[in-house]
Context: one part of a larger RNA
RNA sequence: UUGGGCGUAAAGCGCGUGUAGGCGGCUACUUAAGUCUGGUGUGAAAGCCCGGGGCUUAACCCCGGAAGUGCACUGGAUACUGGGUAGCUAGAGGACGAGAGAGGAAAUCGGAAUUAAUGGUGUAGGGGUGAAAUCCGUAGAUAUCAUUAGGAACAUCUGUGGCGAAGGCGGAUUUCUGGCUCGUAUCUGACGCUGAGACGCGAAAGCGUGGGGAGCAAACAGGAUUAGAUACCCUGGUAGUCCACGCCCUAAACGAUGAAUACUAGUUGUCGGGAUACCUAAUUGUCUCGGUGACGUAGCUAACGCAUUAAGUAUUCCGCCUGGGAAGUACGGUCGCAAGAUUAAAACUC
Numbered sequence: 001u002u003g004g005g006c007g008u009a010a011a012g013c014g015c016g017u018g019u020a021g022g023c024g025g026c027u028a029c030u031u032a033a034g035u036c037u038g039g040u041g042u043g044a045a046a047g048c049c050c051g052g053g054g055c056u057u058a059a060c061c062c063c064g065g066a067a068g069u070g071c072a073c074u075g076g077a078u079a080c081u082g083g084g085u086a087g088c089u090a091g092a093g094g095a096c097g098a099g100a101g102a103g104g105a106a107a108u109c110g111g112a113a114u115u116a117a118u119g120g121u122g123u124a125g126g127g128g129u130g131a132a133a134u135c136c137g138u139a140g141a142u143a144u145c146a147u148u149a150g151g152a153a154c155a156u157c158u159g160u161g162g163c164g165a166a167g168g169c170g171g172a173u174u175u176c177u178g179g180c181u182c183g184u185a186u187c188u189g190a191c192g193c194u195g196a197g198a199c200g201c202g203a204a205a206g207c208g209u210g211g212g213g214a215g216c217a218a219a220c221a222g223g224a225u226u227a228g229a230u231a232c233c234c235u236g237g238u239a240g241u242c243c244a245c246g247c248c249c250u251a252a253a254c255g256a257u258g259a260a261u262a263c264u265a266g267u268u269g270u271c272g273g274g275a276u277a278c279c280u281a282a283u284u285g286u287c288u289c290g291g292u293g294a295c296g297u298a299g300c301u302a303a304c305g306c307a308u309u310a311a312g313u314a315u316u317c318c319g320c321c322u323g324g325g326a327a328g329u330a331c332g333g334u335c336g337c338a339a340g341a342u343u344a345a346a347a348c349u350c
Base pairs, nucleotide, nucleotide: 004321005320006319007304008303012318014201015200016199017198021194022193023192025088026087027086028085029084030083031082033081034080035077036076037075038074039073040072041071042070049065050064051063052062053061054060091191092188093187094186095184096183097182098181099180103177104176105175106174107173108172109171110154115149116148117147118146119145120144121143125136126135162169163168206247207246208245209244210243211242215241216240220236221235222234223233258317259316260315261314262313263312266295267294268293269292270291271290272289273288274287275286276285277284299306300305323350324349325348332343333342334341335340
């Protein structure tokens, strides 16, 4: 390579948009490139295969024939694929009418709490722990009341609830804005799927410049614990956490499960629509579309388990794997201010 695989054994890119490429709905006509079939030419000799012959045989040699998957030209076939033309509406998209939502961005506003400051009341403790101590307090703390300042986060509602491609998103209001679902079946008429490169987004930590800084808190200091204690516990505490702009680009970025389409028993909960029956209505039942859970049949699986939200049955496209270690390392390249990221071996060893 062929083959076999990728939930947990090695293996799904963190996620999207999308270029090339690959693949692609129904009908008719046409073409005949792929495809199928016939013919002609060519396919050196030797060799292989078949039939003869020559050395005493064989090996070996000689003669004849056949074969020669291929290539070119040419005649034909037209189911499928491709090209062309015309059409269709079941895929896809638009229109119209409804709907839900912590989807995104900006601005403004709100209350509770922590901390601090000022003032009042008040007096000897407070705090902390397994127990203590460091620490705070007669220069009046803790507690309590009032006022003020400032930053960060939004209790209850809150829900295997919702939204988003993923990361993620939770006080309220306004403005701007993306996506989704349902219904009608009005329009376009295959406009689709996937997607190497590319481009964009991407938690936390970290970096640069300038702000901000209440609480928390790496580092650091002290107190304990301990044989030691560079820890766990305690008292402090700086980066950071917050904002703006610019970088970084990694995570157990997880459903450890790529995307799309079709098909394949059911039961039950919940969220958002629609239709319908009874009823005055709330509502309830039935049916249906879309999401999100629990269980479960067939089937699959090494087992665990998965099971219409598949890990079942199939198709298309992409990514990835190929014994353990050395190693996600070295070297080189690319990117980065740096930290580093990405691409990615070998010797050797078992």
This is a predicted structure of a 350-nucleotide part of an RNA (small-subunit ribosomal RNA, central domain) from a metagenome. The coordinates come from a structure-prediction model, not an experiment, and the mean pLDDT is 86. Its Rfam family is "Bacterial small subunit ribosomal RNA". The RNAcentral record of the full RNA draws on SILVA.